[in-house]
């Protein structure tokens, strides 16, 4: 000077309040314990849960996309593997463009079936060979040297590069070697689209019980479930069943709801991701509303002649959980270059 | 809390199988009128809500944040 990980987000007390719990109490009467975050944010991804059918099958429709793992899942995460920056530590990308369609402005002779402006070379010309070299572009039909020819050109050779084949390795991507083909295949799939593997839908305002009210009436019926469609399955089945108007009650309490893919220690397997075993813990929770203020001390920044005066970031749980990403003043450690 | 949509001149829209962004109103300047308004001609005016990426090229395609708007007992 940099590259990768990990972690803190002020601490102890007093006192006054807030919310939830437990014990108590005629009683919010008294005591006792607890009471934000690494992102609780965005809701970008993925399971739990709950209801629709114990979520079936086909089509669309999303969606991931080097390989193995890990996992409840995932587009996180961990190893490898190829390409590509950087000296380096280390970082970023990643299926198919020889299955089809489409696109590629201007410029430029041509933007990809083919095709030639200028040059070059042949020839009196017409006309014909040539893609070496000029120019345009964001991108032009292997590349570089020698050889060869009227001029040139994989037209021949070498070396790279490819592109097939065959052996070995390696779970695999993929490496390695050895052969063989003048070479045939521009770029873009975060363009259709092909390939492979996943995916049913809503969402805690899901959803479930209690109260509390029930009337009769009108209209239609083979309807719902079934919310992308089509199968198929289940329900109720000719009214005492179903759906739709309208009416009547309540604008209410309880459950879902915090023990949980859970924290902390030590310990084995494994590069690691993770996963196994012990041994403690119990740790917010509603109405959307509570989780606080004030003093002392001691830290840290800054500042001052001085305890002199100030200052502390983003931000704030609402079914939970395992990821990303986006905000964050200040500070710590740890291993590399 | 959950789920949806939109952000393009002053204002209200267009434009989205990528090729340099346009319409109406508003402005402004000219011409008409005695002057004005109407009405005719012209102009002007855009980081296309920020940012990153794909790609020769992004208002458009991916991704991330920012505003704003609607539904849901």
């Nucleotide at each position: 000077a940099g590259u990768g990980c990990g972690c803190c987000g002020g601490g102890c007390g007093a006192u006054c309040g807030c919310u939830g719990c437990g014990c108590u109490u005629a009683a919010a009467u008294g005591c006792g314990g607890a009471g934000a975050g690494g992102a609780a944010a965005g809701u970008c991804c993925g399971g739990g849960c709950u209801c629709c059918a114990c979520a079936g099958g086909g089509c669309a429709g999303g969606g991931u996309g080097g390989c193995c793992g890990c996992u409840a899942a995932c587009g996180a995460c961990g190893g490898c593997g190829c390409g590509g920056a950087g000296c380096g530590a280390u970082c970023c990308g990643c299926g198919g463009a020889a299955a089809g369609u489409g696109g590629c402005a201007c410029a430029g002779a041509a933007a990809a079936c083919a095709g030639a402006c200028c040059g070059c070379c042949c020839g009196a010309a017409a006309g014909g060979g040539u893609a070496a070299g000029g120019g345009u572009g964001a991108a032009a039909u292997g590349g570089c040297g020698g050889g060869g020819u009227a001029a040139g050109a994989g037209c021949c050779c070498a070396c790279c590069g490819g592109c097939g084949c065959g052996c070995g390795g390696g779970c695999g991507a993929c490496c390695g070697c050895g052969c063989g083909c003048g070479c045939a295949c521009g770029c873009c799939a975060a363009a259709c689209c092909c390939c492979a593997c996943c995916u049913g839908g809503a969402g805690c305002a899901a959803g479930g019980c209690c109260a509390a009210a029930u009337a009769g009436g009108a209209g239609g019926g083979u309807g719902a479930g079934c919310g992308g469609c089509c199968c198929g399955c289940u329900c109720a089945u000719a009214a005492u069943c179903c759906c739709u108007c309208g009416g009547g009650u309540u604008c209410g309490g309880c459950c879902g709801c915090a023990c949980g893919a859970g924290c902390c220690g030590a310990u084995g397997a494994g590069c690691a991701a993770u996963c196994g075993u012990c041994g403690g813990c119990c740790c917010a929770g509603a109405g959307g509303a509570a989780u606080g203020a004030u003093c002392g001390c001691c830290g840290c920044c800054c500042u001052u002649a001085a305890c002199u005066g100030g200052g502390a970031a983003c931000a704030g749980a609402a079914c939970c959980c395992g990821g990303c990403u986006u905000a964050c003043a200040g500070g710590c450690g740890c291993a590399c270059u | 809390g959950c789920c949806g949509g939109a952000g393009u001149a002053g204002c209200u829209c267009a434009g989205c199988u990528g090729g340099u962004a346009g319409a109406g109103c508003a402005g402004c300047u000219g011409a008409u009128u005695u002057g004005u308004a109407a009405u005719c001609a012209g102009c002007u005016g855009g980081u296309c809500g920020g940012g990153g990426g794909u790609u020769c090229g992004a208002u458009u395609c991916c991704c991330u944040u920012c505003u704003c708007c609607g539904g849901c007992u």
Predicted 3D model of RNase P RNA and transfer RNA as a complex of 410 nucleotides. Its mean pLDDT, the model's own confidence on a scale to 100, is 80. It holds a member of the Rfam family "Bacterial RNase P class A". Rfam classes the family as a ribozyme.